A computed fold for a 97-nucleotide RNA from an Actinomycetota bacterium, annotated as Bacterial small signal recognition particle RNA. The source organism's lineage runs through Bacteria, Bacillati and Actinomycetota. Rfam family: Bacterial small signal recognition particle RNA. Its Rfam clan is "SRP clan". From the family's description: The signal recognition particle (SRP) is a universally conserved ribonucleoprotein involved in the co-translational targeting of proteins to membranes. The family's RNA type in Rfam is non-coding RNA gene.
[in-house]
RNA sequence: GACGACCCCUCGCGCGGCGUUAUCCCGCCCAACUCCCCCAGGGCCGGAAGGCAGCAAGGGUAAGCGGGCACUAGCGGGUGCGCGGGGGGUCCCAUUU
Numbered sequence: 001g002a003c004g005a006c007c008c009c010u011c012g013c014g015c016g017g018c019g020u021u022a023u024c025c026c027g028c029c030c031a032a033c034u035c036c037c038c039c040a041g042g043g044c045c046g047g048a049a050g051g052c053a054g055c056a057a058g059g060g061u062a063a064g065c066g067g068g069c070a071c072u073a074g075c076g077g078g079u080g081c082g083c084g085g086g087g088g089g090u091c092c093c094a095u096u097u
Base pairs, nucleotide, nucleotide: 004091005090006089007088008087009086010085011084012083013082014081015080016079018076019075020074021073022072024068025067026066027065028064035060036059037058043052044051045050
């Protein structure tokens, strides 16, 4: 000096745990500015059968409001285990000079 072992510092990765938030979950309200479905009555076309558009009511979704962390996802740490990079320290055996 090389290889190896151990210790310390630092950075990162994987799995987990904890916390928090939501594009996750629950409830409320709800498009009477504009959405979708279904459209009583009424309207239009038709000789009729029937058809067309479609207001209200009803249903849904988006938006909004409130709540939750079982799931999913994001984020965080004086977090557990494992692995790896960098820096420092100590040391056994063997080998070479």